[in-house]
Context: one part of a larger RNA
């Protein structure tokens, strides 16, 4: 820009892409078959590999500062407690998120038309013949069935709902064209944000508000803070104490910020 008014929501599916893999074991059955050696079809069940998708309960990785330990040195007058620097100083753990080595799931099934192949009926050719007319069966393959996208599918689809009729001028007073006031439904700008994201976009919210921050409570992690008391000459230990602290997690709560406002979009539709 188009989809012959504008808008919101929900959809159909022409078409496109993806997926379709396979091993082993057990039963049937040491059966059929076979002199024996050996050893099935069919059918049913179990368990793997690779590949793929989703997810984070478990395992595991990260987790640049969540907790603790600790070395050297400097500062805080000293002690104690803290802080700075040394690769985040080093070390041990670790929330959310994101990952896989983790977890769950997938390939099926069913239908249709077929290939090779196997048939029915059956003439040409009184027989025969699966073929000439006609009718079946038959593959991991083809088309549906499964997953995703999809009406720019210009062949531009469908459904529901919402919005717009005030005056005037021209015109054969019919379509239509123009002017003025009012500016709809809805959308955007802007702002607070997000398991959304390169940017646009998408999603939630904007005080009639839990969108983010803060606060409160909880969870999680770390692992018994500081101070004080007691024991010990002391290092240290014990008690208060599963303490103190705790990012991204979960809830609640308007304290803070989403204020105020502006713009687009028309008049019933050739």
């Nucleotide at each position: 820009c188009g989809u012959a008014g504008g808008a919101a929501a929900c959809u159909u599916g022409a078409g496109u892409g993806g997926g379709g893999c396979u091993g082993g074991c057990c039963g049937u059955a040491g059966u059929a078959c076979g002199a024996g050696a050996g050893g099935a079809c069919c059918c049913g069940g179990c368990u793997g590999g690779a590949c793929g998708a989703a997810c984070c309960u478990c395992u595991u990785g990260u987790g640049a500062u969540c907790c603790a330990g600790u070395u050297g040195u400097c500062a805080u007058a000293c002690c104690a407690g803290u802080g700075g620097c040394a690769g985040a100083g080093c070390u041990g753990g670790g929330u959310a998120g994101c990952g896989a080595a983790g977890u769950u799931c997938g390939g099926u099934u069913g239908g249709g038309a077929u290939a090779a192949g196997c048939g029915c009926u059956g003439a040409a050719u009184g027989c025969a013949u699966a073929u000439a007319a006609g009718c079946g069966c038959g593959a991991a393959g083809c088309c549906c069935u499964c997953c995703a996208c999809a009406a720019g599918a210009u062949g531009a689809g469908g459904u529901u709902u919402c919005c717009c009729a005030a005056g005037g001028a021209g015109g054969u007073c019919a379509a239509c064209u123009c002017c003025u006031a009012a500016g709809a439904a809805g959308g955007g700008c802007c702002g607070u944000g997000g398991a959304a994201g390169a940017c646009g976009a998408c999603c939630a919210c904007g005080u009639a508000u839990a969108u983010a921050g803060g606060c409160u409570g909880g969870g999680u992690g770390u692992g018994u803070a500081a101070g004080c008391a007691c024991a010990g000459c002391a290092a240290u230990g014990u008690g208060u104490u599963g303490a103190g602290c705790u990012a991204a997690c979960c809830a609640g709560u308007a304290c803070u910020a989403a204020u105020a406002g502006c713009c687009c979009g028309u008049u019933c539709g050739g």
Predicted 3D model of a 270-nucleotide part of an RNA (large-subunit ribosomal RNA, domain VI) from an Acidobacteriota bacterium. NCBI's taxonomy places the organism under Bacteria, Pseudomonadati, Acidobacteriota. The full RNA is in RNAcentral, with records from ENA. Model confidence (mean pLDDT): 88 of 100. Rfam family: Bacterial large subunit ribosomal RNA. Gene Ontology terms of the family: structural constituent of ribosome and ribosome.